[in-house]
């Protein structure tokens, strides 16, 4: 000092609840909070989850029959997310090393 180890001080992030704001949702953003978390920094490369708005598929509805269109339910399915899922990738305090 670099792999690696740990977190003691000195400091970091900030879950879940909630409020506003964007969204079709999933969820992201400002505040509350403070559950954890040695990278719970940052990156969607890979793998798994979330969601399903659009398009496709299939039923239903109203009608004097059929087709279109319109409303509606299922179902498939990321172009939408999730780094606090886990694996990679890069950058990082302090101690030992």
């Nucleotide at each position: 000092u670099a792999a690696c180890u740990g977190a003691a001080a000195a400091g970091g992030c900030a879950c879940a609840u909630u409020u506003g704001c964007a969204g079709a949702a999933a969820u992201g953003u400002a505040g509350u909070g403070u559950c954890g978390c040695a990278a719970a920094g940052c990156c969607a490369c890979g793998g798994g989850c979330c969601u399903a708005a659009a398009a496709u598929g299939a039923g239903a509805g109203a009608g004097g029959g059929g087709g279109a269109a319109c409303u509606u339910u299922c179902a498939u399915c990321a172009u939408g997310g999730u780094a606090g899922c886990c694996g990679g990738g890069u950058u990082a305090u302090c101690a030992g090393g």

A computed fold for a 97-nucleotide RNA from Firmicutes bacterium UBA5435, annotated as c-di-GMP-I riboswitch aptamer. The source organism's lineage runs through Bacteria, Bacillati and Bacillota. Rfam family: c-di-GMP-I riboswitch aptamer. Rfam links the family to the GO term cyclic-di-GMP binding. It was read from a public genome assembly, where an Rfam model found it.